[in-house]
Context: one part of a larger RNA
RNA sequence: GUAGGGUAGUGAGCCGGUAGGAGGGGGCGGAUAGAACACGUCUGGGUUGACGAAAUGGCUUUAACCGACCCGUCUAGAAACACGGACCAAGGAGUCUAACAUAUGAGCGAGUGUUUGGGUGUCAAACCCCGACGCGAAGUGAAAGCAAAAGGGGAGGUUAUCCUCGACCGAUCUGGAUAUUCUUUGAAAGAUUUGAGUAAGAGCUCAUCUGUUGGGACCCGAAAGAUGGUGAACUAUACCUGAAUAGGGUGAAGUCAGAGGAAACUCUGAUGGAAGCUCGUAGCGGUUCUGACGUGCAAAUCGAUCGUCAAAUUUGGGUAUAGGGGCGAAAGACUAAUCGAACCAUCUAGUAGCUGGUUCCCACCGAAGUUUCCCUCAGGAUAGCUGGAACUUUGACAGUUUUAUCAGGUAAAGCGAAUGAUUAGAGGCCGCUGUGGCGAAAUGCUGUAGCCCUAUUCUCAAACUUUAAAUAGGUAAGAAGCCCGACUUGCUUAAGUGAAGCCGGGCACUGAAUGUGAGUUCCAAGUGGGCCAUUUUUGGUAAGCAGAACUGGCGAUGCGGGAUGAACCGAACGCGGGAGUUAAGGCGCCAAAAUCGACGCUCAUCAGACCCCAUAAAAGGUGUUGGUUGAUCUAGACAGCAGGACGGUGGCCAUGGAAGUCGGAAUCCGCUAAGGAGUGUGUAACAACCCACCUGCCGAAUCAACUAGCCCUGAAAAUUGAUGGCGCUUAAGCGUCGUGCCUAUACUCCGCCGUUGACGCAAAUGCGAGGCGUCAACGAGUAGGUGGGCGUGGAGGUUGUGAAGAAGCCGAGGCGUAAGCCCAGGUGAAACGGCCUCUGGUGCAGAUCUUGGU
Numbered sequence: 001g002u003a004g005g006g007u008a009g010u011g012a013g014c015c016g017g018u019a020g021g022a023g024g025g026g027g028c029g030g031a032u033a034g035a036a037c038a039c040g041u042c043u044g045g046g047u048u049g050a051c052g053a054a055a056u057g058g059c060u061u062u063a064a065c066c067g068a069c070c071c072g073u074c075u076a077g078a079a080a081c082a083c084g085g086a087c088c089a090a091g092g093a094g095u096c097u098a099a100c101a102u103a104u105g106a107g108c109g110a111g112u113g114u115u116u117g118g119g120u121g122u123c124a125a126a127c128c129c130c131g132a133c134g135c136g137a138a139g140u141g142a143a144a145g146c147a148a149a150a151g152g153g154g155a156g157g158u159u160a161u162c163c164u165c166g167a168c169c170g171a172u173c174u175g176g177a178u179a180u181u182c183u184u185u186g187a188a189a190g191a192u193u194u195g196a197g198u199a200a201g202a203g204c205u206c207a208u209c210u211g212u213u214g215g216g217a218c219c220c221g222a223a224a225g226a227u228g229g230u231g232a233a234c235u236a237u238a239c240c241u242g243a244a245u246a247g248g249g250u251g252a253a254g255u256c257a258g259a260g261g262a263a264a265c266u267c268u269g270a271u272g273g274a275a276g277c278u279c280g281u282a283g284c285g286g287u288u289c290u291g292a293c294g295u296g297c298a299a300a301u302c303g304a305u306c307g308u309c310a311a312a313u314u315u316g317g318g319u320a321u322a323g324g325g326g327c328g329a330a331a332g333a334c335u336a337a338u339c340g341a342a343c344c345a346u347c348u349a350g351u352a353g354c355u356g357g358u359u360c361c362c363a364c365c366g367a368a369g370u371u372u373c374c375c376u377c378a379g380g381a382u383a384g385c386u387g388g389a390a391c392u393u394u395g396a397c398a399g400u401u402u403u404a405u406c407a408g409g410u411a412a413a414g415c416g417a418a419u420g421a422u423u424a425g426a427g428g429c430c431g432c433u434g435u436g437g438c439g440a441a442a443u444g445c446u447g448u449a450g451c452c453c454u455a456u457u458c459u460c461a462a463a464c465u466u467u468a469a470a471u472a473g474g475u476a477a478g479a480a481g482c483c484c485g486a487c488u489u490g491c492u493u494a495a496g497u498g499a500a501g502c503c504g505g506g507c508a509c510u511g512a513a514u515g516u517g518a519g520u521u522c523c524a525a526g527u528g529g530g531c532c533a534u535u536u537u538u539g540g541u542a543a544g545c546a547g548a549a550c551u552g553g554c555g556a557u558g559c560g561g562g563a564u565g566a567a568c569c570g571a572a573c574g575c576g577g578g579a580g581u582u583a584a585g586g587c588g589c590c591a592a593a594a595u596c597g598a599c600g601c602u603c604a605u606c607a608g609a610c611c612c613c614a615u616a617a618a619a620g621g622u623g624u625u626g627g628u629u630g631a632u633c634u635a636g637a638c639a640g641c642a643g644g645a646c647g648g649u650g651g652c653c654a655u656g657g658a659a660g661u662c663g664g665a666a667u668c669c670g671c672u673a674a675g676g677a678g679u680g681u682g683u684a685a686c687a688a689c690c691c692a693c694c695u696g697c698c699g700a701a702u703c704a705a706c707u708a709g710c711c712c713u714g715a716a717a718a719u720u721g722a723u724g725g726c727g728c729u730u731a732a733g734c735g736u737c738g739u740g741c742c743u744a745u746a747c748u749c750c751g752c753c754g755u756u757g758a759c760g761c762a763a764a765u766g767c768g769a770g771g772c773g774u775c776a777a778c779g780a781g782u783a784g785g786u787g788g789g790c791g792u793g794g795a796g797g798u799u800g801u802g803a804a805g806a807a808g809c810c811g812a813g814g815c816g817u818a819a820g821c822c823c824a825g826g827u828g829a830a831a832c833g834g835c836c837u838c839u840g841g842u843g844c845a846g847a848u849c850u851u852g853g854u
């Protein structure tokens, strides 16, 4: 080393058997379920046929019809005769920082924080480190100072949290032992006192979101204030020095002459040439036309007219006075087109509780205009309402009902009950007040008016009430409960009696119904002008007035109806040109659906026609239709026509007269069928006529009062005019019924999207939970909150496009709920994307926004 054998270990496969397990198939029996299957309808998908290149699709344009008021803003409310807005492009507004608070994430942890500094180094990086300091680990007290060791019970069930009792530390107040130099020390023991304390630590640092505060503090915007300068070329005033101012008029003083006079002096005529005199030019000014002009010649001019014009005149140059200052013949005038405080720069991006503006999308939730306080009323803080983030947990909760119980003094009622008000009679012994009659008078008699008393009667009360609702409200309907036993106590009792507490034990069918998960914590926005309606209610003559209460709405909200419309009626909303059915309201035409059916009413030379609601009253009508009551009537009514309508008597009084009839009082009798001492006309008075009343003819109903339906009157206003219009009349009006039909974003069903919740889940082989699947319910929204996305500049990483043409621009087409994205083609000529992170001077329609253009 090879071969064989043996032994030990490891290990795959095969066969047989036993026991057990799993799976599949068949049969039988049983239970559950109405599945599976078949057929039909609808819908979706796949495959496929026909038609077919511009159609039945896509996009765009135009026209007609239907709907449709202009956005933004403040506002309770805007299409507003409220403000901003011609159009386009570009720019244009919550930022950064410090501190603090909550939450989340990360590191370390009784600690934590490197970065002053040092070491090292590839030298602004990265790495390492001492010390100090910050915050924390101990508090309390004004301070000196003093200074915390773990308990019991309940809910619960185990380092959490909450409640309760106690303990400890400091402060405060007692207390006073001990010691003592005699005025200090201050122990034990305490206290319904107090602390931002202890009670086996939780903090520190970094990052991010949100919020608050300080900073220009989201952006634009004052009137003001302060500091320092520049101006008197305009203009105001003063001074200095210059310049300028036709021609007339009037005619002061003085002077001269003459005249008169005794004189003083006077008179006359001249001369003379004064004057803040006069007419008037230049000049200076600026009255009137309220002229011209009025995007002018002109940011004050032009014309005519007008004022003044020898002085307080005009004017050049120089000098002086300067901003709370000047100057002012004074107007707050002027001080450089600026003046009741100039201009320039700075503080300064001054401040504004005020006005205006504040830039992409989708999804989920979703307000308030109230409480309290404020030199508060155009604003804040506070609570409420709202959102977000969490935590704990299954017998707790409720805009409800029931049962039990409690409180109340509203509505109503009452006033022959109290209080207060209040009408009417009746009765009344005594009493009080007034006033009569009889009587000489009386302490007599008899009336009368009131007070008062009695029994009644009428009417009332927010601040009256015996009585007394409805609704609304409180409490309870059990484990934190019930029962039993022992124990403690300084309380209590005559008492181991009770009360409270504590310990042990027992009782889980949870102690009405219905519904629902419930509780707790932290942070924060907006709001803090409200308005309307039914009902109740206060003020007010009333109000679309002012102020409250309950509830519901609008605000913040669309949809159908009310023609129109914040709030009324109906009903609240994802998308669908899917299907069906309704509400309110409608169904002649506009205009979808009844010229539907039944019964009444109504004729209007101003008919009428549907909540809120867009008005009409008292009072009338012999319009018409019903009703109620009372009368008349075949013994003949009512109406109509006709006849009578008399006598006493011209009644009495009064009157100039009054004969039925100016007026007053009375109002009988006779004859009659009937006729009033008279209903009207009439006369000076009579007369005459008429009526009441009676009768004839006629032949059946008639009259009066009241009531209420429709209709009419009452009922006059200014642009032409409104049942919405047309129009409508056995309605298309009014009233009462009936049957159909129309139609909302409501209801039912279907599909899809989103949100929320519940449930299940990718074992074979990579990646997943930031995923996949199923089911159910829900979907309005201003301020506001939260979540998820789109777009943009820059940086890092990664991966791409591009001279075979990037970006940009034009643009057919496609995708997405959207912000937006993709892209044929053209143009263009050199750069530009996707994804993952980081970062920001990141998104425009508005601001009398800025600049430019049209």
Stems, first nucleotide, its partner, number of pairs: 070085004086854006094358001096215006103208006111135003117129003139146002151165005167198002169195003172191003179184001218357002221354001225347006236321009247279003250275001254271007283308003288304002291302002323339001325335002360789006370383001372381003384527002386524008396516003400513002402477005412467001413465002419461003424456001426454003431451008481507005487501003491498001530554004535549005559570003574752003578749004585742003588726003594739001596738006608728001619713003623710010640697005646670003652664002676691001680689002753779009790843001792840010808827003813822003

The part of an RNA shown here (large-subunit ribosomal RNA, domain II) has 854 nucleotides and comes from Savillea micropora. The coordinates come from a structure-prediction model, not an experiment, and the mean pLDDT is 80. The RNAcentral record of the full RNA draws on ENA and SILVA. It matches the Rfam family "Eukaryotic large subunit ribosomal RNA". Clan: LSU clan. On this family, see Yusupov et al., Science 2001: "Crystal structure of the ribosome at 5.5 A resolution".